Small-subunit ribosomal RNA, 5' domain from a Nitriliruptorales bacterium, 510 nucleotides, folded computationally.
[in-house]
Context: one part of a larger RNA
RNA sequence: GGACGAACGCUGGCGGCGCGCCUAACACAUGCAAGUCGAGGGAGAACCAGGCAGCUUGCUGCCUGGGGAGACCGGCGAACGGGUGAGUAACACGUGAGGAACCUACCUUGGAGACCGGAAUAACCACGGGAAACUGUGGCUAAUGCCGGAUGACCUGAUCUUCCCGCAUGGGUUGACCAGGAAAUGGUCUGCCGCUCCAAGAUGGCCUCGCGGCCUAUCAGCUAGUUGGUGAGGUAACGGCUCACCAAGGCGACGACGGGUAGCUGGCGUGAGAGCGCGAACAGCCACACUGGGACUGAGACACGGCCCAGACUCCUACGGGAGGCAGCAGUGGGGAAUCUUGCUCAAUGGGCGAAAGCCUGAAGCAGCGACGCCGCGUGUGGGAAGAAGGUCUUCGGAUUGUAAACCACUUUCAGGAGGGAAGAAGCGAAAGUGACGGUACCUCCAGAAGAAGGCCCGGCCAACUACGUGCCAGCAGCCGCGGUAAUACGUAGGGGCCUAGCGUUGUCC
Numbered sequence: 001g002g003a004c005g006a007a008c009g010c011u012g013g014c015g016g017c018g019c020g021c022c023u024a025a026c027a028c029a030u031g032c033a034a035g036u037c038g039a040g041g042g043a044g045a046a047c048c049a050g051g052c053a054g055c056u057u058g059c060u061g062c063c064u065g066g067g068g069a070g071a072c073c074g075g076c077g078a079a080c081g082g083g084u085g086a087g088u089a090a091c092a093c094g095u096g097a098g099g100a101a102c103c104u105a106c107c108u109u110g111g112a113g114a115c116c117g118g119a120a121u122a123a124c125c126a127c128g129g130g131a132a133a134c135u136g137u138g139g140c141u142a143a144u145g146c147c148g149g150a151u152g153a154c155c156u157g158a159u160c161u162u163c164c165c166g167c168a169u170g171g172g173u174u175g176a177c178c179a180g181g182a183a184a185u186g187g188u189c190u191g192c193c194g195c196u197c198c199a200a201g202a203u204g205g206c207c208u209c210g211c212g213g214c215c216u217a218u219c220a221g222c223u224a225g226u227u228g229g230u231g232a233g234g235u236a237a238c239g240g241c242u243c244a245c246c247a248a249g250g251c252g253a254c255g256a257c258g259g260g261u262a263g264c265u266g267g268c269g270u271g272a273g274a275g276c277g278c279g280a281a282c283a284g285c286c287a288c289a290c291u292g293g294g295a296c297u298g299a300g301a302c303a304c305g306g307c308c309c310a311g312a313c314u315c316c317u318a319c320g321g322g323a324g325g326c327a328g329c330a331g332u333g334g335g336g337a338a339u340c341u342u343g344c345u346c347a348a349u350g351g352g353c354g355a356a357a358g359c360c361u362g363a364a365g366c367a368g369c370g371a372c373g374c375c376g377c378g379u380g381u382g383g384g385a386a387g388a389a390g391g392u393c394u395u396c397g398g399a400u401u402g403u404a405a406a407c408c409a410c411u412u413u414c415a416g417g418a419g420g421g422a423a424g425a426a427g428c429g430a431a432a433g434u435g436a437c438g439g440u441a442c443c444u445c446c447a448g449a450a451g452a453a454g455g456c457c458c459g460g461c462c463a464a465c466u467a468c469g470u471g472c473c474a475g476c477a478g479c480c481g482c483g484g485u486a487a488u489a490c491g492u493a494g495g496g497g498c499c500u501a502g503c504g505u506u507g508u509c510c
Stems, first nucleotide, its partner, number of pairs: 001510004006506005013377006019370002021335001026333003030330003035076003040073002047066009083288003093212007102205002107201007115149004124139006154181004159176002163172003186193002214260003221251003226248008263285004267278004290311005313324004341367001343366003349363001350361004380410004390401004414451001416446005424437001427434002454499005459480003465494005475482002
């Protein structure tokens, strides 16, 4: 000198774009953050209309039609999106390669199909238990829910077989035979949307390996599923992943093992570069979701707003028993030098569901607060010497503040007032219509210099000097050093220098 997710002191006019718990992965009141589909299914409240019956003549009950709430079965989603950086020195990450050892819902392409049956169950009804959370027994019922059988272009497995190929295990391919394996003639209504199997693609994932990136030897030896083999189990799949048996191996000064620290990267800061430091925001990957463990469902989880167990904590309780998890968005307490609103809207972009209309979306788009940062603008412009007054200094002549002010002429950015007023809208809808931001940006007009300057410094480094006060005191200070009676170094004043809506200080990095 540069930089900062900064903080502190003094000061503070406006706008644009960004950024905003670095500390306690501390504890959390309250609201919201994941639903959707009636074109899968049964049932159906309120309410409306009509009819009938009863009567205390405007109410009740029943039936029919409409209507569709809330709940229920079922499907898809909830594994995305959002948060955090605790743990992790590891194939976690980066990069390159491999999988002849693998999976992939929805989507796309191609091929082949969907035949015949069955039994339940929630809702509901009845009767119970419980303070509650919730729950038991019996009875009825549907489906794109569940089950059995059939069929098999095809797939899987066993045996035999033809041909081709490879980097080993091996891969592909032809045929025969045996065994096994599908479906929802479902919905809507003729436009479609779905269901099953196979093959391929796309996307996403899983696994293996080479290389690369912290400190410490005041850590020198480490290791029993340890290293390898055989067999078995397990997995989508290879594998000591797991187990039984067998062998005795495996790693290490090219730093094993231990300890400390740490999410990694694209990048960011600095620097001429080499390098050094860092990993906020944005983007990719990983890990975690009160702490620890576990599996279930599923194409996908060992699952932030799912389940079970244990623990700590908080809450409810009728003491028998229950409920909870903000490292989602706001917000609260606490910690701290320190970090925001319990806002608006789904209009756009994107996501889930749906044939669609649409619904949901604290993702997102916006607004609010904060000079936290960067950038832009303003606080006026020109003229104006009797060089006014006042202040300060003075050698008492004057000098300086200083064209500065007053005064004259002018301008009106920004802020203020008034009028007009968007783009963002593609889409969707039969049409009408549909923008949170927002009466915002922007345009025009109006008034008036009118509302808008401070901070630090002035001994040398380092740009800017005098007076008074103080008297090794009070104090200053980044280093050198100032102060003990003339202090340009302390305090105040005048003047000056630098930067400017900021200026200084502190901390950290180069």
The sequence was found in a public genome assembly. Taxonomically the source falls in Nitriliruptorales (Bacteria, Bacillati, Actinomycetota, Nitriliruptoria). Its Rfam family is "Bacterial small subunit ribosomal RNA". Gene Ontology terms of the family: ribosome and structural constituent of ribosome.